[in-house]
Predicted 3D model of a 74-nucleotide RNA (transfer RNA) from a Patescibacteria group bacterium. Model confidence (mean pLDDT): 81 of 100. NCBI's taxonomy places the organism under Bacteria, Bacteria candidate phyla.

RNA sequence: GCUCCCGUAGUGAAGAGGCCUAUCACGUCUCCCUGUCACGGAGAAGAUCGCCAGUUCGAAUCUGGUCGGGAGCG
Repeated sequence: GCUCCCGUAGUGAAGAGGCCUAUCACGUCUCCCUGUCACGGAGAAGAUCGCCAGUUCGAAUCUGGUCGGGAGCG
C1' cells in the first nucleotide's frame, strides 16, 4: 500500500428495512426475604447502535466517507 472482518447500555452478546425511542445475560441501584452477608423474589436506571453524509415514506440494519480494532496479501 491492497483486500476482508468487527464496532450496539459498565461488560459480553442478539438484531438482517416497518411489530426496535432497541432484546437477553452478568453487573449497578431500590424494595422484599434473612439476626447480618450470601442466595432467592419484585422493580428501576443505563446504549439516539463509533462518527459524518447518502438512499428510502421509513435505517442499528442498505451505500459512501472517516476513525478505532483485528486478519490476510504485498